Model confidence (mean pLDDT): 85 of 100. This is a predicted structure of an 89-nucleotide RNA (c-di-GMP-I riboswitch aptamer) from Alkalicoccus urumqiensis. Of the family's consensus pairs, 95% are formed in the model. It was read from a public genome assembly, where an Rfam model found it.
[in-house]
RNA sequence: UAUAGUUAAUGGCAAACUUAUUGAAAAAUAAGGACGCAAAGCUAUAGGGACUAAAGAUCUUUCGAGAUCUAUGUCAGCCAGCUGCCUGU
Numbered sequence: 001u002a003u004a005g006u007u008a009a010u011g012g013c014a015a016a017c018u019u020a021u022u023g024a025a026a027a028a029u030a031a032g033g034a035c036g037c038a039a040a041g042c043u044a045u046a047g048g049g050a051c052u053a054a055a056g057a058u059c060u061u062u063c064g065a066g067a068u069c070u071a072u073g074u075c076a077g078c079c080a081g082c083u084g085c086c087u088g089u
Base pairs, nucleotide, nucleotide: 002089003088004087005086012037013036017032018031019030020029021028022027035077041082042081043080047079048078049075050074051073056069057068058067059066060065
């Protein structure tokens, strides 16, 4: 430096759910909690994909509202990009 992996060792993270807060929502943050993870570390219009639809536009309307489109909002524990510990080769 490359590669394989969790055998060993040091450890690390924290799903669902609950509570509180923020938000229109998706969801996020904190505490608890562990389903799991060899990158469950970092990266979000400027790689793809997914979720939500406040504002906006269009249509309908019994004029109360409803439907459709749409991200510059959200998700990295969806794929992906970048970086990295240990051991073996």